Overview: This is a predicted structure of a 75-nucleotide RNA (transfer RNA) from Leucobacter faecis. Model confidence (mean pLDDT): 80 of 100. NCBI's taxonomy places the organism under Bacteria, Bacillati, Actinomycetes, Micrococcales, Leucobacter. Its Rfam family is "tRNA". Rfam classes the family as a transfer RNA. Rfam's curators write: Transfer RNA (tRNA) molecules are approximately 80 nucleotides in length.

[in-house]
RNA sequence: GCGCCUCUAGCUCAGCGGUAGAGCUGCGGACUUUUAAUCCGUAGGCCCCGGGUUCGAAUCCCGGGAGGCGCACCA
Numbered sequence: 001g002c003g004c005c006u007c008u009a010g011c012u013c014a015g016c017g018g019u020a021g022a023g024c025u026g027c028g029g030a031c032u033u034u035u036a037a038u039c040c041g042u043a044g045g046c047c048c049c050g051g052g053u054u055c056g057a058a059u060c061c062c063g064g065g066a067g068g069c070g071c072a073c074c075a
Stems, first nucleotide, its partner, number of pairs: 001071007010024004018055001026042005048064005
């Protein structure tokens, strides 16, 4: 330099055009002599950034950024 993949909650990931969800974690509670386990509840993100398309975009298109893999180059 070229190609491909990824970016969504504190963490790991779903979501493939109709206003974002799960598990874990945290917090509160039930149970228990206590802890753990289990159960109930609850908090938490406008989806990496900027544009475009659309009635409507996390989702499609363009540009940029970050991370990963492969290839090339590397006198």